């Protein structure tokens, strides 16, 4: 220089192949239990889906580009 994967809640992912309400598990906060923590047992809040444009009635998802990370080849050495 080339190819190939990943980016999603604080943290660790499912959803993408097939476009139609973003879900879990741990954390957090509150409540419940307990003489009191833990466990446990509801509840709840938290997400501009890495950016930005495109196609679409309508994109996390399709398609450019570009920005982080990883991996392989190649050059140099």
């Nucleotide at each position: 220089g080339g190819g190939c994967c990943c980016g999603u809640a604080g943290c660790u992912u499912a959803g993408c192949u097939a476009g139609g309400u973003g879900g879990a598990g741990c954390g957090u906060u509150c409540g419940g239990c307990u003489g009191a923590u833990a466990a446990c047992c509801g509840a709840a809040a938290g997400g501009u889906c890495c950016u930005g444009a495109g196609u679409u009635c309508g994109a996390a998802u399709c398609u450019c580009a570009g920005c982080g990370g990883g991996c392989c080849c190649a050059c140099c050495a």
Molecule: transfer RNA
Organism: Methanococcoides orientis